Description
RNAcentral holds the sequence, with entries from MGnify. This is a predicted structure of a 362-nucleotide RNA (Bacterial RNase P class A) from a soil metagenome. Its Rfam family is "Bacterial RNase P class A". It is annotated as a ribozyme.

C1' cells in the first nucleotide's frame, strides 16, 4: 500500500406546534330507573392528563410455515419442484460442515455438482470425412490387372498407379476414434512390447456418508450436450386477510291465523291459474289486517397484533452537541443514502450517503 472474510451502527438532546392508537378524568348528550334528585348503562364528535407510535431492508412477493374456508379412504396418471454427503431447522429452494471440479501467489471465491454402457434427438462454418466416421494432399504396390524384359519352364526383374490397402504424416474444426518410444509392416496401424493417460472389474486399508489412498488384472480406448427429450430418487391437494366467522335491516320470496269477488238458501255469473293437443271436464284463487320462520344484500363487530388501518397516523420548526463533505483568509453558510408497515413467523434477493470493530492473506 492492496485484499479476503464476519459482525455493527443507519444521528443525540431540549423545547414548540401537530397527526393516529389506548387508558383515565371531566363536560356535553342519549336512554332506563326510581325516593326527583340521583344511580347505572352507552356515545368514531369535545376538554385536559398519560403511555405508546416504522425498517436493516418495513422494498420484491422468490421459497417455506402458522391460521382460514374448500375438496379429501388409499394408491396412481397427468402436472410441477428440487437434484454430491451428513447435520440443523416446523419448514423451504435456507443455514451449516465437509467432498469433488474450475479460478486466485495467498487469505479465500464459485458451481442445476444424479444418470449419456435405456432410448431418441441435435452438433452452424470449415473440412475429403462429425455419429455403426472419413482416402482430398500424401504414403504403399503385398494381392488382383495393365504394359515391357529376362527364361525351356517354374518363376524372377522393371514400370505404371486401375482396381486396392493405409488413419503416421499434411491440411479443416471447438471436437478428426489415446500419447511417447522400440519392434513391426509393401506402407501402416493396440497389431505386439514397455512407460503414461483414460475406462472397467476385483482385493485391501481409512470414512456414517460424498469420497479417498495402494495393489492386481483387461488392449477395453471415441467424445460432447440432460439449463434437449427422457430416466431415477424424493417432494408437492387447491385458494388465499377482499382468506374467513357473528350480526344483520330495507325491498322482496315463503309459511300461518283472522278474513275472503258480485247475485246469494241451494245455485248461477264474472276474472285468474294448474291438469288436457282443443272444447267439455275437473282442481285451486280472488279484499285487507296481523304475526312466524328461513336465507343473506347494504351496514355493523371480528380476525387485528406493545404501531396497526378510512389500504390514508408515526410528521414539521428552533436551539445546542456529534460526523462526514463542499464554499470561505477567517467568522460562518450549504448539503447528508436507500426506503417507509397493512394478518404473523422464518429465510432469500435486491437498493443503501457514510461510520465503526474484529480475524486473516500478500
Nucleotide at each position: 500500500g492492496a485484499g479476503u472474510c464476519g459482525g455493527c451502527c443507519g444521528g443525540g438532546u431540549g423545547g414548540u406546534c401537530g397527526c393516529g392508537c389506548c387508558a383515565c378524568g371531566g363536560g356535553c348528550u342519549c336512554g332506563u330507573c326510581c325516593u326527583c334528585g340521583g344511580a347505572c348503562g352507552g356515545g368514531g364528535a369535545c376538554c385536559g392528563c398519560g403511555g405508546c407510535g416504522a425498517g436493516g431492508a418495513a422494498g420484491g412477493u422468490c421459497g417455506g410455515g402458522g391460521c382460514u374456508c374448500c375438496a379429501u379412504a388409499g394408491g396412481g396418471c397427468a402436472g410441477g419442484g428440487u437434484g454430491c454427503u451428513g447435520g440443523c431447522u416446523a419448514a423451504c429452494g435456507g443455514c451449516u460442515a465437509g467432498u469433488c471440479g474450475g479460478g486466485g501467489c495467498g487469505a479465500c471465491c464459485c458451481g442445476a455438482a444424479g444418470g449419456a454402457a435405456a432410448g431418441u434427438g441435435c452438433a452452424a462454418c470449415a473440412g475429403a470425412g462429425a455419429g455403426c466416421a472419413g482416402a482430398c494432399c500424401g504414403c504403399c504396390g503385398a494381392u488382383g490387372g495393365c504394359g515391357g524384359g529376362c527364361g525351356c519352364a517354374a518363376g524372377c526383374c522393371c514400370g505404371c498407379a486401375c482396381a486396392g490397402g493405409u488413419a503416421a504424416g499434411g491440411g479443416u474444426g471447438a471436437a478428426a476414434c489415446g500419447g511417447u518410444g522400440c519392434g513391426g509392416c509393401a506402407a501402416g496401424a493396440g497389431c505386439g512390447c514397455a512407460c503414461c493417460a483414460g475406462c472397467g472389474g476385483c482385493c485391501g486399508g481409512g470414512g456414517u456418508g460424498a469420497c479417498u489412498c495402494g495393489g492386481c488384472c483387461g488392449g477395453c480406448u471415441c467424445g460432447g450436450u440432460a439449463a434437449a427429450c427422457c430416466c431415477c430418487a424424493c417432494c408437492c391437494g387447491g385458494a388465499g386477510c377482499a382468506a374467513g366467522g357473528c350480526u344483520g335491516a330495507a325491498c322482496g320470496u315463503g309459511g300461518g291465523a283472522c278474513a275472503u269477488g258480485g247475485g246469494u238458501a241451494g245455485c248461477c255469473c264474472g276474472c285468474c291459474c294448474g291438469c288436457c293437443c282443443c272444447u267439455u271436464g275437473u282442481g285451486g284463487g280472488c279484499a285487507g289486517u296481523c304475526c312466524c320462520c328461513a336465507g343473506g344484500u347494504a351496514g355493523g363487530c371480528c380476525g387485528c397484533u406493545g404501531a396497526g388501518a378510512u389500504g390514508g397516523a408515526u410528521g414539521g420548526c428552533c436551539a445546542c452537541c456529534u460526523c462526514g463533505u463542499c464554499c470561505g483568509a477567517a467568522a460562518g453558510g450549504g448539503c447528508g443514502a436507500c426506503a417507509g408497515a397493512a394478518c404473523c413467523c422464518c429465510g432469500c434477493c435486491u437498493a443503501c450517503a457514510g461510520g465503526c470493530c474484529g480475524a486473516c492473506u500478500c